Predicted 3D model of a 72-nucleotide RNA (transfer RNA) from Suillus luteus UH-Slu-Lm8-n1. It matches the Rfam family "tRNA".

[in-house]
RNA sequence: GGCCCAAUGGUCUAGUAGUAUGAUACCCGCUUCGGGUGCGGGUGGUCCCGGGUUCAAUUCCCGGUUGGGCCC
Numbered sequence: 001g002g003c004c005c006a007a008u009g010g011u012c013u014a015g016u017a018g019u020a021u022g023a024u025a026c027c028c029g030c031u032u033c034g035g036g037u038g039c040g041g042g043u044g045g046u047c048c049c050g051g052g053u054u055c056a057a058u059u060c061c062c063g064g065u066u067g068g069g070c071c072c
Stems, first nucleotide, its partner, number of pairs: 001071007010024003018055001025043006048064005
């Protein structure tokens, strides 16, 4: 320098054009003498950034950034 892949709550992750899933974390309650475990409830996301297409974009298209891989 060229090509490919990825980016989603604090962390990990599913997802697909129609306001995002689960786990974990944190908070509260029940249970316990207390803690842990378990059960129930709750909090937490400008879906990396900019532009385009569309009635509508996390999803499709272009560019960028960061990370990973391959080739030279």
NCBI's taxonomy places the organism under Eukaryota, Basidiomycota, Agaricomycetes, Suillineae, Suillus luteus. The prediction has a mean pLDDT of 83. The gene name in the source record is tRNA-Pro-CGG-1-1.